Description
FMN riboswitch aptamer (RFN element) from Saliterribacillus persicus, 148 nucleotides, folded computationally. It matches the Rfam family "FMN riboswitch aptamer (RFN element)". Rfam's curators write: The RFN element is a highly conserved domain that is found frequently in the 5'-untranslated regions of prokaryotic mRNAs that encode for flavin mononucleotide (FMN) biosynthesis and transport proteins. Gene Ontology term of the family: FMN binding. Its mean pLDDT, the model's own confidence on a scale to 100, is 79.
RNA sequence: GGAUUCCUUUGGGGCAGGGUGUAAUUCCCGACCGACGGUGAUAAGCAAGCAUGCUUUUAGUCCGUGACCCGGAUCAUCUUUUGAUGUGAAGGUGGAUUUGGUGAAAUUCCAAAGCCGACAGUUAAAGUCUGGAUGGGAAAAGGAUUAG
Numbered sequence: 001g002g003a004u005u006c007c008u009u010u011g012g013g014g015c016a017g018g019g020u021g022u023a024a025u026u027c028c029c030g031a032c033c034g035a036c037g038g039u040g041a042u043a044a045g046c047a048a049g050c051a052u053g054c055u056u057u058u059a060g061u062c063c064g065u066g067a068c069c070c071g072g073a074u075c076a077u078c079u080u081u082u083g084a085u086g087u088g089a090a091g092g093u094g095g096a097u098u099u100g101g102u103g104a105a106a107u108u109c110c111a112a113a114g115c116c117g118a119c120a121g122u123u124a125a126a127g128u129c130u131g132g133a134u135g136g137g138a139a140a141a142g143g144a145u146u147a148g
Stems, first nucleotide, its partner, number of pairs: 005144006017029003031128002033117002035065004043056005060115002069092002075086004097113005119131003
C1' cells in the first nucleotide's frame, strides 16, 4: 500500500410578496431548491529556479447510482394443504440544455436564455404543504479482522 468479512456513526433542500375564488403554499404573476459516485480547462493553497508536481475544490440537465413504482426469486411463521401473512434477490420502468464567448481541447469555465422534478392525500390540479418516513438509501468517515 491493499483484497475479504464485520461493527459504529453520518447520510436532502425549497413558494417571500401578490392576483382570482366559498375554498388554492396545488391555478395565475412571481419566488425558491438541487441527494451520492465519476469525469472535469475553474478557483485556492503548498513546494520548486523553471517545466511542473501535490492537496483541497468545481455539472440538478454528460456517464453511472439512490429514493418512488412494477416485479416477484428466496427465506420465515401460520395453516395442513397446494393457501395466508411477512420478507423482499435478479430484472424492468425511470426527468431535464441550448446559444454565444475563450481556447489545442468545455453539454463541466464565463455570459445569456431555457428546461426538469416519484407515489398517496387535499374544500381546487403540489418539485416546495401533509403522509408512508423516528422508514429506506446510493454512498462517506472511522474502527476491527486477516489472506497474499

NCBI's taxonomy places the organism under Bacteria, Bacillati, Bacilli, Bacillaceae, Saliterribacillus.